[in-house]
RNA sequence: CACUUAUCAAGAAAGGCAGAGGGAAUUGGCCCUAUGAAGCCUUGGCAACCCUUUUAAGAGUUUCUCGCUUAAAAGAAGGUGCCAACUCCAUCCGGAACAUUUCGGAAGAGAUAAGUC
Numbered sequence: 001c002a003c004u005u006a007u008c009a010a011g012a013a014a015g016g017c018a019g020a021g022g023g024a025a026u027u028g029g030c031c032c033u034a035u036g037a038a039g040c041c042u043u044g045g046c047a048a049c050c051c052u053u054u055u056a057a058g059a060g061u062u063u064c065u066c067g068c069u070u071a072a073a074a075g076a077a078g079g080u081g082c083c084a085a086c087u088c089c090a091u092c093c094g095g096a097a098c099a100u101u102u103c104g105g106a107a108g109a110g111a112u113a114a115g116u117c
Stems, first nucleotide, its partner, number of pairs: 002116007013043005021032003027090003044083003049079002051075008087109001091106006
């Protein structure tokens, strides 16, 4: 880099360096930003994908343990990730409401995790 699966309405910021951009990409909107953007460093935190422990069920097994699968509960040592706004919004279909909103679903693109080659 490619593919598969799952999730994406919740959650969680201070300090230092730095100095003008940033919100993935195109366009448009809207927003953040000298009361300091990006980036880097330190510390802290969030979450629970991997993970740890326990319990239950199932398959398998002659039986048990171990191991495997599924579910539930608890946890946070470790591997990632994240810490403005729904993935900031946009397209399509349907409903409600009525002049601009809202709800549900789908697609596309993307992000993250786990796995495979």